A computed fold for an 84-nucleotide RNA from an uncultured Pelagibacteraceae bacterium, annotated as Glycine riboswitch aptamer. Model confidence (mean pLDDT): 75 of 100.
RNA sequence: AAAAAACGGGAGAGACUACUUAAAUGUAGCGCCGAAGGAGCAACCACCCCGGAAACUCUCAGGCAAAAGGACCGUAAAAGUAAA
Numbered sequence: 001a002a003a004a005a006a007c008g009g010g011a012g013a014g015a016c017u018a019c020u021u022a023a024a025u026g027u028a029g030c031g032c033c034g035a036a037g038g039a040g041c042a043a044c045c046a047c048c049c050c051g052g053a054a055a056c057u058c059u060c061a062g063g064c065a066a067a068a069g070g071a072c073c074g075u076a077a078a079a080g081u082a083a084a
Stems, first nucleotide, its partner, number of pairs: 006075004014030001016029004031064003037060001038058003044052002
């Protein structure tokens, strides 16, 4: 220095309609969101071969009161590894 875990912060969009369910359960319908994941284009990087690549784009998935989740950011000690 990096990865994982832990802790903290963390946005957006209908508590929509109908039937049903103990239920924020299931089915169907219309309208939306992008920051799990996934896919696409691309500045750029790399190139012997294989290629890599976003917070942009698309919404398959996921989500649209709360909860949960959540890219990303921050963080102590100990141990191990790598580099200087």